[in-house]
Context: one part of a larger RNA
RNA sequence: CUGGGCGUAAAGCGCGUGUAGGCGGCCUCCUCAGUCUGGUGUGAAAGCCCGGGGCUCACCCCCGGAGGUGCAUUGGAUACUGGGAGGCUGGAGUACCGGAGAGGUGAGUGGAAUUCCCAGUGUAGAGGUGAAAUUCGUAGAUAUUGGGAAGAACACCAGUGGCGAAGGCGGCUCACUGGCCAGUUUCUGACGCUGCAGCGCGAAAGCGUGGGGAUCAAACAGGAUUAGAUACCCUGGUAGUCCACGCUGUAAACGAUGAGUGCUAGGCGUCGGCACGCUUGCGUGUCGGUGCCGUAGCUAACGCGUUAAGCAUCCCGCCUGGGGAGUACGGCCGCAAGGCUAAAACUC
Numbered sequence: 001c002u003g004g005g006c007g008u009a010a011a012g013c014g015c016g017u018g019u020a021g022g023c024g025g026c027c028u029c030c031u032c033a034g035u036c037u038g039g040u041g042u043g044a045a046a047g048c049c050c051g052g053g054g055c056u057c058a059c060c061c062c063c064g065g066a067g068g069u070g071c072a073u074u075g076g077a078u079a080c081u082g083g084g085a086g087g088c089u090g091g092a093g094u095a096c097c098g099g100a101g102a103g104g105u106g107a108g109u110g111g112a113a114u115u116c117c118c119a120g121u122g123u124a125g126a127g128g129u130g131a132a133a134u135u136c137g138u139a140g141a142u143a144u145u146g147g148g149a150a151g152a153a154c155a156c157c158a159g160u161g162g163c164g165a166a167g168g169c170g171g172c173u174c175a176c177u178g179g180c181c182a183g184u185u186u187c188u189g190a191c192g193c194u195g196c197a198g199c200g201c202g203a204a205a206g207c208g209u210g211g212g213g214a215u216c217a218a219a220c221a222g223g224a225u226u227a228g229a230u231a232c233c234c235u236g237g238u239a240g241u242c243c244a245c246g247c248u249g250u251a252a253a254c255g256a257u258g259a260g261u262g263c264u265a266g267g268c269g270u271c272g273g274c275a276c277g278c279u280u281g282c283g284u285g286u287c288g289g290u291g292c293c294g295u296a297g298c299u300a301a302c303g304c305g306u307u308a309a310g311c312a313u314c315c316c317g318c319c320u321g322g323g324g325a326g327u328a329c330g331g332c333c334g335c336a337a338g339g340c341u342a343a344a345a346c347u348c
Base pairs, nucleotide, nucleotide: 004319005318006317007302008301012316014201015200016199017198021194022193023192025088026087027086028085029084030083031082033081034080035077036076037075038074039073040072041071042070049065050064051063052062053061054060091191092188093187095184096183098181099180103177104176105175106174107173108172109171110154114150115149116148117147118146119145120144121143125136126135162169163168206247207246208245209244210243211242216240220236221235222234223233258315260313261312262311263310266293267292268291269290270289271288272287273286274285275284276283277282278281297304298303321348322347323346330341331340332339333338
């Protein structure tokens, strides 16, 4: 100096990109810095350890020896790590040819429904509830037919279906655009993995300016219920919900499971490719995704189980009793709301 952990007990950053750093495939040669080995010097004395001696013993003291992680220098070894040179193709990327998809942005467009307006028919109710009432209606409602307006969301298809890094994405058409997969093995030749910081994205609610406003609906009002009812139920209803631009930066942002790579029984589905076979819509094989069950193994158990929570390796993040507290103070960010970072006293 190191040692334990992070699905549910405390603990995986919401997600990406990426600088430094850490780590890094196969072969040959050189170097010998790390590493290993030998020599020399040094490593004060005292102390520790060993052998002896002196105080009656001991403590203590004296003499001698050993040891001394280390450092310097020098001779050597070359497997591994590092450095240099050359080469390779199983990693990574590229090319060609195909493919699926609610991936993203913008523009346009369609029907159903809802509400409102106008008109026709028509008459006394309609709404609503456990039951009611508030409410609407003879100034003609509800119902029904025709016409019109507006905004928002896209029934069926629809599926433990698909796509996306995550948040998330669903009518249809067009334009622009990102990623992924299979096949053929063309080319480059380690170009890789991770990633403190930085930068970007990031549901809903909320904020700013301007629009829009059909529905729903915090707040609010009324009616009920009730002992009360600042609720649950009902009738209304404003922000908001929608759009543009800007901000906020959080969530049970969840698979409560960080990313990469390799290895380790199977069975049954499903989605997207490809190949082969035939009985032409099935079978077999293979690659990639997504589910269920399960072996070994793991786990405190539940459960996980080739999509690992198994066996390894590498990098990052995080945890260290409960409360105080994700709070105070300080700093940074924000228009604000607040966010990020983050204690202590005290107490059990």